[in-house]
RNA sequence: AGAGUUUGUUCCUGGCUCAGGAUGAACGCUGGCGGCGUGCUUAACACAUGCAAGUCGAACGAAGCGCGCGGAAGGAAGGCCUUCGGGCCGGAGAGCCGCGGGACUGAGUGGCGGACGGGUGAGUAACGCGUGGGCAACCUGCCCCGUACAGGGGGAUAACAGCCGGAAACGGCUGCUAAUACCGCAUAAGCGCACAGCGCCGCAUGGCGCGGUGUGAAAAGCUCCGGCGGUACGGGAGGGGCCCGCGUCUGAUUAGGCAGUUGGCGGGGCAGCGGCCCACCAAACCGACGAUCAGUAGCCGGCCUGAGAGGGCGGCCGGCCACAUUGGGACUGAGACACGGCCCAAACUCCUGCGGGAGGCAGCAGUGGGGAAUAUUGCACAAUGGGGGAAACCCUGAUGUAGCGACGCCGCGUGAGCGAAGAAGUAUUUCGGUAUGUAAAGCUCUAUCAGCAGGGAAGAAAAAAUGACGGUACCUGAGUAAGAAGCACCGGCUAAAUACGUGCCAGCAGCCGCGGUAAUACGCAUGGUGCAAGCGUUAUCCGGAUUUACUGGGUGUAAAGGGAGCGUAGGCGGCGCGUUAAGUCUGAUGUGAAAACCCGAGGCUCAACCACGGGAGUGCAUUGGAAACUGGCGUGCUGGAGUGCCGGAGAGGUAAGCGGAAUUCCUAGUGUAGCGGUGAAAUGCGUAGAUAUUAGGAGGAACACCAGUGGCGAAGGCGGCUUACUGGACGGCAACUGACGCUGAGGCUCGAAAGCGUGGGGAGCAAACAGGAUUAGAUACCCUGGUAGUCCACGCCGUAAACGAUGAAUGCUAGGUGUCGGGGAGCAAAGCUUCCCGGUGCCGCCGCAAACGCAUUAAGCAUUCCACCUGGGGAGUACGUUCGCAAGAAUGAAACUCAAAGGAAUUGACGGGGGCCCGCACAAGCGGUGGAGCAUGUGGUUUAAUUCGAAGCUACGCGAAGAACCUUACCAGGUCUUGACAUCUUGCGCUAACCUUAGAGAUAAGGCGUUCUCUUCGGGGACGCAAUGACAGGUGGUGCAUGGUCGUCGUCAGCUCGUGUCGUGAGAUGUUGGGUUAAGUCCCGCAACGAGCGCAACCCUUGUUACUAGUUGCCAGCAUUAAGUUGGGCACUCUAGUGAGACUGCCGGUGACAAACCGGAGGAAGGUGGGGACGACGUCAGAUCAUCAUGCCCCUUAUGACCUGGGCUACACACGUGCUACAAUGGACGGUACAACGAGUCGCAAGCUCGCGAGAGUAAGUUAAUCUCUUAAAGCCGUUCUCAGUUCGGACUGUAGGCUGCAACUCGCCUACACGAAGUCGGAAUCGCUAGUAAUCGCGGAUCAGCAUGCCGCGGUGAAUACGUUCCCGGGCCUUGUACUCACCGCCCGUCA
Repeated sequence: AGAGUUUGUUCCUGGCUCAGGAUGAACGCUGGCGGCGUGCUUAACACAUGCAAGUCGAACGAAGCGCGCGGAAGGAAGGCCUUCGGGCCGGAGAGCCGCGGGACUGAGUGGCGGACGGGUGAGUAACGCGUGGGCAACCUGCCCCGUACAGGGGGAUAACAGCCGGAAACGGCUGCUAAUACCGCAUAAGCGCACAGCGCCGCAUGGCGCGGUGUGAAAAGCUCCGGCGGUACGGGAGGGGCCCGCGUCUGAUUAGGCAGUUGGCGGGGCAGCGGCCCACCAAACCGACGAUCAGUAGCCGGCCUGAGAGGGCGGCCGGCCACAUUGGGACUGAGACACGGCCCAAACUCCUGCGGGAGGCAGCAGUGGGGAAUAUUGCACAAUGGGGGAAACCCUGAUGUAGCGACGCCGCGUGAGCGAAGAAGUAUUUCGGUAUGUAAAGCUCUAUCAGCAGGGAAGAAAAAAUGACGGUACCUGAGUAAGAAGCACCGGCUAAAUACGUGCCAGCAGCCGCGGUAAUACGCAUGGUGCAAGCGUUAUCCGGAUUUACUGGGUGUAAAGGGAGCGUAGGCGGCGCGUUAAGUCUGAUGUGAAAACCCGAGGCUCAACCACGGGAGUGCAUUGGAAACUGGCGUGCUGGAGUGCCGGAGAGGUAAGCGGAAUUCCUAGUGUAGCGGUGAAAUGCGUAGAUAUUAGGAGGAACACCAGUGGCGAAGGCGGCUUACUGGACGGCAACUGACGCUGAGGCUCGAAAGCGUGGGGAGCAAACAGGAUUAGAUACCCUGGUAGUCCACGCCGUAAACGAUGAAUGCUAGGUGUCGGGGAGCAAAGCUUCCCGGUGCCGCCGCAAACGCAUUAAGCAUUCCACCUGGGGAGUACGUUCGCAAGAAUGAAACUCAAAGGAAUUGACGGGGGCCCGCACAAGCGGUGGAGCAUGUGGUUUAAUUCGAAGCUACGCGAAGAACCUUACCAGGUCUUGACAUCUUGCGCUAACCUUAGAGAUAAGGCGUUCUCUUCGGGGACGCAAUGACAGGUGGUGCAUGGUCGUCGUCAGCUCGUGUCGUGAGAUGUUGGGUUAAGUCCCGCAACGAGCGCAACCCUUGUUACUAGUUGCCAGCAUUAAGUUGGGCACUCUAGUGAGACUGCCGGUGACAAACCGGAGGAAGGUGGGGACGACGUCAGAUCAUCAUGCCCCUUAUGACCUGGGCUACACACGUGCUACAAUGGACGGUACAACGAGUCGCAAGCUCGCGAGAGUAAGUUAAUCUCUUAAAGCCGUUCUCAGUUCGGACUGUAGGCUGCAACUCGCCUACACGAAGUCGGAAUCGCUAGUAAUCGCGGAUCAGCAUGCCGCGGUGAAUACGUUCCCGGGCCUUGUACUCACCGCCCGUCA
């Protein structure tokens, strides 16, 4: 940085699509490790359970616990005495009471904190947020500093006790009690309030300071004696509140909104300002610079993308805001209208004894639900931080950590070196090989990760103690290549291809598009490419997209200039001077949080990540300065603009009047049979007198000639003449004003035709309608009629291809030539020349443009303003709104759908477009076909089979130059399986032929028989048989996989190339043009110059002739014969070889002095002499796989091979091609004349004999200029028939024969006799032929045993006509239109299915 896709091709416009990056992602396949991050985007859905806000006993009373002391009662153990009954001393433990005391417990009173921290984004388009300011209009607990204080009293109340109510939650009553709880009194440095005063200051209200008077309000104690607290005031720090400037999404199919609304005065309320609230007064306020309404949305730092400008996003982290089930409310407090507080209402859930209560995970986990989708009911307060406390400490789901998820980023690994027999396997193959691939195996080495063993942190803070993470990170050791690779893609874009399967099926696809039997695009395999613990897909955003264009687009024809003017707001605005400083430029200051970004360097082994420093943050604000430009103010100027005076031009507008021509109608005259109309007709009019013609009249509409790419107008538009009124432009003069200008959203006005309303008018014309034609139909085109309408007045409508498809204005940028209006100058002046201004055309340079084209009347170069466009269709449709009487107009979408739609140009093809030209193309002629019978081919039908192919011309007497068997490919039946045919291997040498039997035959059995050749004597080869497997075989498919060959356009004159030139390009030029030709044949001209394939010529044949040669040919003269038979000769004919000849060469004319044409001479032949061979680039996917060859597919005891018989020969019918006829230009009979090309030994066959004949028998000659086929026929001469279904015609049939052949039944040809059908010249239509041609007549040949009316050749006789190119068909060249390019047998529209 671009690429694909519109076309046959090109350029352009234009949309769609792709390659890149990104994500809180999800899904599919796969999954080794670690670090750092990150994880409900949906239901602000509902929540079980646990935890998330407590703490202070150094504020207080009571209670409990434990300790100490004291007391009362009672009195144990033990001691002493004893009369043994007991007495005395003793005083433990437990319980009770009181006091003290505890670093114990914790309900209650009290204090502080529950307004922080944590969550969420529902609401909010707002001073909510961002940014910069303001508060002279405010508050502030805890903390810090300062000043001054704390005197003396009082009354209660929880807890507690008792009683009562209630299921519970909880509540009530009575009684007792404390405080740092509560309340007075005293005091007041200072403070608040009120009043008057002084000083200073401010943008205003006003503020600050000073002193004076009056008035008001404080405090709490505890203590371990160190302190900790308390009250008032002032200040600070930090936090908050309010106000303002600017910025902050979409919709006008939301244009008006608003009643506390806007402001004022006075109050209330508040920390404070304020309609925040209230009473009264005024009627304001906001809005196209977008109010109101609707939709959507938390905002920002930032994040993603982008070259940037921008665009999109606002998850994590940070700042602000809002919310806490929904809605409302206040209380407490320094702070809340309060997530884990209160009250009320609502919904939901739970408990209940039915009376009543309880609850709020958008805290952390977790559950259900929703969803494509998002984690553990972990550990710890060790660190950081927070609350309480004097502190110890307690609390802390904040936080730190661990767990889960490849969700993202980063790092590492899955091994490294050597290793060619290029192993095996796999895939493919032209079978040789190639690829996988040094890849593996094998040898050597290493140990990162994971695993094992040992050691083991920092994080802890300046003593000690204290670690959830965690025996974690990290280090060391031993030891095994072991445990660790997938995913997507491979037609183009886009890196990477082959095989098989499938057969428009299954499927793929981001776009173009693949798939219908050879798919690099489907599926699979192998190979390859890309990325890699990931890879793909989907979704979304930016990019590419300059495809909304500020940077950076357009509007003549691609989408796009408003139908036109006037003009409001707005935007923009001439020259000079002065001033100002809003814009602008510049300096400084403040701010622009941190994180992020960029740069530098640092810490985790690196990186991700983290920490440090710097930069940046394009902004906002304040302030100093500059004054060119823009703006403001002031003052001038005349060039822009306007006014004035003079002048002429004009279908400019409105109104009134007038005029003639014409149409129609009416009246009268003349006059008679038609008129009218058309391609041709008819409807219509006319003997009741039309049309025509003459005269008179009526009425309406339009104004011939002049008339002109002439004029005027803003556009629409304006056309007889006159008058009145009136708008604008232009020329000349240079007196006046002094920027008064340009554009113009809304708005207003004008606005063709048609249409609408009311009233007139109505001659002609004429939608609708009627009739007549045309036509398959004809609701059309043509004709005859004809109503609205067209005309007038008034009022609507408001649209057009309202077009120059080109908005308005100004300036600048070569010319040439017309024309309209006006003016100047010069001259020899009714004129000519030249210059200027304004309009209107054409041509043309620069420049522009995709091209076409535009080009001083720009589509050029610039400036200003307006309007409009953003793929095609849906659609200028729907809905809404406005306008309209209506018709409708204006504004103006979406769903859905396509990958194009389009512009300009190019090559062709086509046109019932044009020009030129050719051809038996038409015309002019001659003869046919189409009717008949027959032959032959085809279709159809039939059949066991009627084998297959050919299908307009270019299939159909075609493949087939010849189907009885064979051919033969088809059918039926009978048979064979390495095969009928080829090669290779092994064995044998019994062959083959012949004969017999069975059989339809193939075949089977038997008999007879026992091969050839080479040899180094081993053997080899040929041939045959047998066996085996490779293989053979296929007229099976595909001519749309092919080669080769052929047909056709077309023997038409065309088709191309090199270089140059032109064009952005496809392409053009050359090859077009003027002549000419059969011809792109030649000449001339020309940005072309040359060349190639075609044309022509060279080749064959024919026409004349010379030379050479003279048998088998010939015979003039000589001889001879029945006969060129023979001698002789080669002059002639002829034969066959070499030459000559014809070239527009000569003459005249025409033409351009050319090419050439016309005429003539000479010549056998004259303008390519006739004929043939010869077929350019290409077209028809033309024909042929059945001539042959061949890829792929298919069959393999059969789709191959053999045999017999049948079929290809069928027959209601249809078509093509022919033969024979229909007769007298003939038939029949008799006589008689003249060819050429050819063929022949498996042959042609003379002659002779026989037969009516076909033919048979016999047989000479002949491998051919020798012999034979071989009598040519039409012709000529004569006779007969006399117009008829015939003496025409010969089909069909019968009988009898002949020939070929193994065999003529299906199914051959010929002969004789007999029979004697249709047919009397052929409808529509259609074919051939231009001279030795048509027509007509016979002859030969190939194929072939036999079998032509077909085919290929040969000669004989031998015409007619062509004015001409209008038309039909085909073709060539030029040109034009095109929406065709598969190319008019195209494309395409509508309806129906």
Predicted 3D model of a 1393-nucleotide RNA (small-subunit ribosomal RNA) from an uncultured bacterium. It matches the Rfam family "Bacterial small subunit ribosomal RNA". Its mean pLDDT, the model's own confidence on a scale to 100, is 86.